[in-house]
Context: one part of a larger RNA
């Protein structure tokens, strides 16, 4: 490499958004590139297959033909893939009415709870654990009220629930503001998929400046435990957790399952919309339908577990990755980073 893969065996980039490219609905007309077919030319010999010869035979030669998959010119066909024009609306947007929500940014802003600090009341123990000790406490603690200070996180509701492309998103109210679903089918007329490079997003920790610190806590201290105990427990505790701003690009970024579009048995929940019956009207039910979210469970698929209209079935299109273990996601180079360190990525050896 040709081939096989990618939920768990090696393998789906953390996401998205988009440039080359690559693939691309319907119908009509044209060109005749792609594609068919003809015919001419070239495709050196020698090898190479087939015929026939010649050295006694083979091996070796010798001689016709084919191959030489191809390249050029001509001529023709135009279904199909392409150009060009022309229309269309099933894709894909827009547009009017509705709709759900912890989509996002700011700012105010509320109550329980912890801690501190100020009075009270009150008197001797609190704490803490498997059992203790450090450890706070007569300088008046734990407990309780009463006022206040300051940061952090929002108990019920809540959910097998919603929203977001992923990261993630939860007290409240106000402003800005993104993206969904539904109806109507009025517009636009293929304007679409995916997307190497690139760009922007991106939990935790960390990392730079300058604020902030209640509560928890790496690091650290001291107390148990233990043959030790650099732990598990327990008193404390600092960075850091939180805010603005700027790096950092990483994960078990996970549904370990890349993206689009079709197609293919049912059943049951549950969130969002719409309609139809019912009902004097609403409400509440039945019953259809789109969209979303979870069970169960056919045919199909899989090594098996499983998956099974939210595919891992049954197809097309376009990206990514993988090819035995170890050595190693390391050396070295390069490129990014204040720095920790990311990214790309071997070999020797050895099993």
């Nucleotide at each position: 490499u040709u081939g096989g893969g990618c939920g768990u065996a090696a393998a789906g980039a953390g996401c998205u958004c988009g440039u080359a490219g690559g693939c691309g609905g319907u119908c009509u007309g044209u060109c005749g590139c792609g594609u068919c077919g003809g015919a001419a030319g070239u495709g050196a010999a020698a090898a190479c297959c087939c015929g026939g010869g010649g050295c006694u035979u083979a091996a070796c030669c010798c001689u016709g033909g084919g191959c030489u998959u191809g390249c050029u010119u001509u001529c023709g066909a135009u279904a199909c893939g392409g150009g060009c024009a022309g229309a269309c609306u099933a894709g894909a947007g827009u547009g009017u009415g509705g709709u759900a929500g912890g989509g996002g940014a700011g700012a105010c802003u509320g109550g329980a709870a912890u801690u501190c600090c100020u009075g009270g009341u009150g008197u001797a123990g609190c704490g803490g654990u498997g059992a203790a000790a450090u450890g706070c406490g007569c300088a008046g603690a734990u407990a309780u009220c009463a006022g206040g200070a300051g940061g952090a996180a929002c108990a019920c509701c809540g959910g097998u629930g919603g929203c977001g492309a992923a990261g993630g998103c939860g007290g409240g109210u106000c402003u800005c503001u993104g993206g969904g679903c539904c109806a109507c089918u009025a517009c636009u007329g293929a304007c679409g998929c995916u997307g190497a490079g690139g760009a922007g997003c991106g939990a935790a920790a960390g990392c730079g400046u300058g604020g902030g610190g209640a509560g928890c806590a790496a690091a650290c201290a001291g107390g148990a435990u233990u043959a030790g105990a650099u732990a598990c427990c327990c008193u404390g505790g600092u960075a850091g957790u939180c805010c603005a701003c700027g790096c950092c690009g990483u994960a078990a970024a996970c549904g370990u399952u890349g993206g689009g579009c079709g197609c293919u048995a049912g059943g049951u929940g549950u969130g969002g919309g719409g309609g139809u019956c019912c009902u004097u009207c609403c409400a509440c039910g039945a019953c259809c339908u789109c969209c979303g979210u979870g069970c169960c469970g056919c045919a199909g698929c899989u090594a098996a577990c499983g998956c099974a209209c939210u595919a891992a079935g049954c197809g097309c299109c376009c990206c990514g990755c993988c090819u035995g273990g170890g050595g190693a996601g390391u050396a070295c180079g390069g490129c990014c980073g204040c720095a920790a360190g990311g990214c790309u990525a071997a070999a020797a050896c050895u099993c």

Predicted 3D model of a 351-nucleotide part of an RNA (small-subunit ribosomal RNA, central domain) from an uncultured bacterium. The prediction has a mean pLDDT of 89. The RNAcentral record of the full RNA draws on ENA. Its Rfam family is "Bacterial small subunit ribosomal RNA". Its family is annotated with ribosome and structural constituent of ribosome in the Gene Ontology.